[in-house]
């Protein structure tokens, strides 16, 4: 210098001016509110609502069944399906990246089409004729063919064909025997563990569990529109008192009877509305200590949005990072342009998804020079 | 704000749980031909779809994850 890998950070700055909503203090008020001053007012994802927790209410003796979820190991954490460090497998020359990565030697199932055969292996083409038997030929040694058979080495199909390669062996073959490799079991050593390495053994027990299932672990349900408090007008409910004892209405008409109907006060429920929940929290920042690390502990310091039809914005100026255009004496100069994704609504820890542009750190490979 | 559900021809749907003869079936609509003097009805044929991206698997409309779009419940 070129190509690349990993991690972290930023997401315009300052000033002016006009607004918007929060809080505190003061002032005014017709009690509805208004004004002044001060102060603070979006994000790395506030998003998707995919996980986990706090909080609130409901349910709940204990246990089991069922349902759902998670799935290599150890650690971290309030908890997690998250994170850290490792193991194993795979990709890359490498820095490094990716992995739903328990069990198929518990059971039930699936594998279309093709193919002889798809998991109780099988015999289509082949290969063999040693053994048994039949026929024909015969130079009488045998040869050819059939039947009964043997075989899983070779071919064909398929995504996948019953350990692989080599040597021996055989009629032909075959873990039938041996060597190496893969896998399984077992023992030893190392490691907390996943696992690694080595010895021995019998010879192979294939694939799919993001099919049912088995094993281990976890999970009660709902969600701040949860939940709680205050509480108007109107209507209706309950009680007491007053008035009247009459009237009106209903009971098809009339009589009796029954029911309803007045005013005042009090009580309680609920609605509109208001308030709490609401932002001091597993909190931020800095330092120290422990730890490979995630993280933990201690000390100091700070208070940093709380709306409820829902504020966080508009304009102007200067500067700066990019981008575009023009000129150039190649040093620069001039002009235009704030420019991504997006936007709190109970809070927090994660994951995922979106993102113009830029900065920093560490590392790898290649080339050249010293 | 919170909690759920769904997406297949132009429209309404089957298939999905249990992956493979799914080259995805049916009805209505559309197009062509036949029938009829003509139209309709009827008959025959045709056109036409798994929202998108990735993963698991030999194989995905179907199983899993994410994205997009739509709908419902809740004071």
């Nucleotide at each position: 210098c070129g190509a690349g890998c990993a991690g972290g950070c930023c997401g315009g700055a300052c000033g002016g001016u006009c607004g918007c909503g929060g809080u505190a203090u003061c002032c005014c008020u017709u009690c509805g509110g208004g004004g002044a001053u001060a102060u603070g007012g979006a994000g790395g994802a506030a998003a998707g609502u995919c996980c986990g927790g706090g909080c609130u209410c409901c349910a709940u003796a204990g246990g089991g069944c069922g349902a759902g979820g998670u799935g290599c190991u150890u650690c971290g954490u309030a908890a997690c399906g998250c994170g850290a460090a490792g193991g194993c497998g795979g990709g890359g020359c490498g820095a490094u990246c990716c992995g739903a990565c328990g069990g198929a030697a518990a059971g039930u199932g699936g594998a279309a089409c093709a193919g002889a055969a798809a998991a109780c292996a099988c015999a289509c083409c082949g290969c063999c004729u040693a053994c048994g038997u039949c026929u024909u030929c015969u130079u009488c040694g045998g040869a050819a063919g059939g039947c009964c058979g043997g075989u899983a080495a070779g071919g064909u199909u398929g995504a996948a064909a019953a350990g692989g390669u080599g040597c021996g062996g055989u009629a032909a073959g075959a873990g039938c025997g041996c060597a190496c490799c893969a896998g399984c079991g077992u023992c030893g050593u190392g490691g907390c563990g996943a696992c690694a390495c080595g010895g021995c053994g019998g010879c192979u027990u294939g694939u799919c569990a993001a099919a049912c299932c088995c094993c281990a672990c976890c999970u009660g349900g709902a969600g701040c529109a949860a939940u709680u408090c205050c509480a108007a007008a109107u209507a209706g409910g309950g009680g007491a008192g007053c008035u009247a004892c009459a009237g009106g209405c209903g009971u098809g008409g009339c009589c009796c009877g029954c029911g309803c109907u007045g005013c005042u006060c009090c009580c309680g429920g609920g609605u509109a509305g208001g308030a709490a929940g609401c932002u001091u929290g597993a909190g931020g920042c800095g330092c120290a200590u422990g730890g490979c690390g995630a993280c933990a502990u201690g000390c100091g310091u700070c208070c940093c949005a709380g709306a409820u039809g829902a504020a966080u914005g508009g304009c102007c100026g200067u500067c700066u990072c990019g981008g575009g255009g023009g000129c150039u004496u190649c040093g620069g100069c001039c002009c235009c342009u704030a420019g991504a994704c997006a936007g709190a609504a109970c809070c927090c820890g994660g994951c995922u998804u979106a993102c113009a542009g830029g900065c920093c750190u560490g590392c790898u490979c290649g080339u050249a020079c010293u | 704000g919170g909690c759920c559900c769904c997406a297949u021809c132009g429209u309404c749907u089957a298939g999905g749980c249990u992956g493979g003869u799914c080259u995805a079936g049916g009805a209505c609509a559309c197009c062509g031909c036949c029938c009829u003097u003509u139209c309709a009805c009827g008959g025959c044929g045709g056109c036409g779809a798994c929202a998108c991206g990735g993963g698991u698997u030999c194989a995905a409309a179907u199983c899993c994850c994410g994205u997009u779009g739509g709908g419902g419940c809740u004071a």